Predicted 3D model of a 75-nucleotide RNA (transfer RNA) from a Pyrinomonadaceae bacterium. It matches the Rfam family "tRNA". Rfam describes the family as follows. Transfer RNA (tRNA) molecules are approximately 80 nucleotides in length. The family's RNA type in Rfam is transfer RNA. The RNAcentral record of the sequence draws on ENA and MGnify. Its mean pLDDT, the model's own confidence on a scale to 100, is 81. The source organism's lineage runs through Bacteria, Pseudomonadati, Acidobacteriota, Blastocatellales and Pyrinomonadaceae.
RNA sequence: UGCGGAGUAGCUCAGGCGGUUAAGAGCAGCCGUCUCAUAAACGGAAGGCCGCGGGUUCGAGUCCCGCCUCCGCGA
Numbered sequence: 001u002g003c004g005g006a007g008u009a010g011c012u013c014a015g016g017c018g019g020u021u022a023a024g025a026g027c028a029g030c031c032g033u034c035u036c037a038u039a040a041a042c043g044g045a046a047g048g049c050c051g052c053g054g055g056u057u058c059g060a061g062u063c064c065c066g067c068c069u070c071c072g073c074g075a
Stems, first nucleotide, its partner, number of pairs: 001074007010027004019058001030044004051067005
């Protein structure tokens, strides 16, 4: 420097065909049930406006452009 992939909750990932209400799951943490107690199991609540900035559109996590970070390949 070129090409490809990834960036969404504390962590790991869905959602990539634009549509109602601004997004789900597992794990972790929190509360509860159970227990003499802890763990396990079960139930519940909380937690994110989707890497940053623009653009297109009636409408963008999703499409387009630029930039940043990480991984891989090539020079």